This is a predicted structure of a 353-nucleotide part of an RNA (large-subunit ribosomal RNA, domain IV) from a sediment metagenome.
Context: one part of a larger RNA
RNA sequence: CCCUUGUCAAGGAAUUAGGCAAACUAGCCCCGUAACUUCGGGAGAAGGGGCGCCCCUGGGGGUGCAGGCUGUACAGUUGAAGCCUUUGGGGGCCGCAGAGAAAUGGCUCUAGCGACUGGUUACCAAAACCACAGGUCUCUGCGAACUCGUAAGAGGACGUAUAGGGGCUGACACCUGCCCAGUGCCGGAAGGUUAAAGGGAGGGGUUAGACGGAAGUCGAAGCUCUGAACUGAAGCCCCGGUGAACGGCGGCCGUAACUAUAACGGUCCGAAGGUAGCGAAAUUCCUAGUCGGGUAAGUUCCGACCCGCACGAAUGGUGUAACGACUGGAGCACUGUCUCGACAAGGGACCCG
Numbered sequence: 001c002c003c004u005u006g007u008c009a010a011g012g013a014a015u016u017a018g019g020c021a022a023a024c025u026a027g028c029c030c031c032g033u034a035a036c037u038u039c040g041g042g043a044g045a046a047g048g049g050g051c052g053c054c055c056c057u058g059g060g061g062g063u064g065c066a067g068g069c070u071g072u073a074c075a076g077u078u079g080a081a082g083c084c085u086u087u088g089g090g091g092g093c094c095g096c097a098g099a100g101a102a103a104u105g106g107c108u109c110u111a112g113c114g115a116c117u118g119g120u121u122a123c124c125a126a127a128a129c130c131a132c133a134g135g136u137c138u139c140u141g142c143g144a145a146c147u148c149g150u151a152a153g154a155g156g157a158c159g160u161a162u163a164g165g166g167g168c169u170g171a172c173a174c175c176u177g178c179c180c181a182g183u184g185c186c187g188g189a190a191g192g193u194u195a196a197a198g199g200g201a202g203g204g205g206u207u208a209g210a211c212g213g214a215a216g217u218c219g220a221a222g223c224u225c226u227g228a229a230c231u232g233a234a235g236c237c238c239c240g241g242u243g244a245a246c247g248g249c250g251g252c253c254g255u256a257a258c259u260a261u262a263a264c265g266g267u268c269c270g271a272a273g274g275u276a277g278c279g280a281a282a283u284u285c286c287u288a289g290u291c292g293g294g295u296a297a298g299u300u301c302c303g304a305c306c307c308g309c310a311c312g313a314a315u316g317g318u319g320u321a322a323c324g325a326c327u328g329g330a331g332c333a334c335u336g337u338c339u340c341g342a343c344a345a346g347g348g349a350c351c352c353g
Stems, first nucleotide, its partner, number of pairs: 001348008010339002014337001019334001027051005036041001038171001052093012067078004094098001106332007113324002118130002134169007146155003172319004177249003182246002184242005191237003197231002202226005209218003250268005277311001278308001289305005
């Protein structure tokens, strides 16, 4: 010096990113407990008091010999004493200390997120992530949809729409606005377009033959290579619907008798121009916004304001009791975290072997 422990004057978070770590608290009985609340809770809230041993004494319970009562009994019932147990009262004793050791909650206020119990990155993350009951949309009429398999077959399910599959949301409360132009999905079938197939106009190859002195030209049938109209679904185009489908939810200029602001007007664009609620927010760049609170002093925190760079309604909005090894802020208690270090014990380091 390091590790693991123990103790400490005065102060008590001044430490630090942060009370990390440590300390405080702790059992049982009694008293007593707020806001809020979904009336269950919050609650072990918080905050207090008591606790050992000996003697005396009261009450309760159990057992129960003797005795009493009933009396058909190897019975029932009651029940001094004794024993076991429980709960009071009075007196006394000892220590620093009586839950005498060990084990064994620190507490409160406030905000964010997630309702909750639960699950998760085996081996750096347990969370605000996942799941969850509940909500909603959609598919599925049963040889169901869907999944696995080439198939047979199996699961779904020995179930049957109060069932099963898929998507989104995520208890509960109050709610969930506008846009169907684009994309998707659903419905429609008049018209346009459109495949294979049907169809076969027309064209090519070949050559019996015909013509010709020859070169060669023409050329039926058959075979063969092609091949235009025309007929031909779904789909697409088209016409509607649909947002708890994918998604989207404006700009500029002017205007009121101080100023400022603009209920109001004009104009452009668009499918429609963001409603309720919330808002410098897990979202705010400017920003340490401004004001208030808390502190002696507060880029954090809480309450407001609204100029929302760039919240917003099931990619849910806003609240919310309870819950949380979650995250932020404040306080009480307590402490070697610190001022600031000291000492002790054990094990290393170091020396000898």
The coordinates come from a structure-prediction model, not an experiment, and the mean pLDDT is 88.